RNAcentral holds the sequence, with entries from ENA. The RNA shown here (transfer RNA) has 73 nucleotides and comes from Dallia pectoralis. Its mean pLDDT, the model's own confidence on a scale to 100, is 81.
RNA sequence: GACCAUGUGGCCUAAUGGAUAAGGCGUCUGACUUCGAAUCAGAAGAUUCAGAGUCUGAGUCCCUUCAUGGUUA
Numbered sequence: 001g002a003c004c005a006u007g008u009g010g011c012c013u014a015a016u017g018g019a020u021a022a023g024g025c026g027u028c029u030g031a032c033u034u035c036g037a038a039u040c041a042g043a044a045g046a047u048u049c050a051g052a053g054u055c056u057g058a059g060u061c062c063c064u065u066c067a068u069g070g071u072u073a
Base pairs, nucleotide, nucleotide: 001072002071003070004069005068006067007066010025011024012023013022018056027043028042029041030040031039050064051063053061
């Protein structure tokens, strides 16, 4: 340099192009407890890497850029 794959809360992982982006861990608050752990209840946290396009509708499809990993020379 060429090609391939991946990119979604702090972390991990879902979501057939069809409508409030789901769940687990973690964080915070409350209950319980002498205190803590565990348990239970609740809350916050994502403009799905970025830009652009197609579509009635895009996390998903097309194009470009960026990052990471891999193959190859």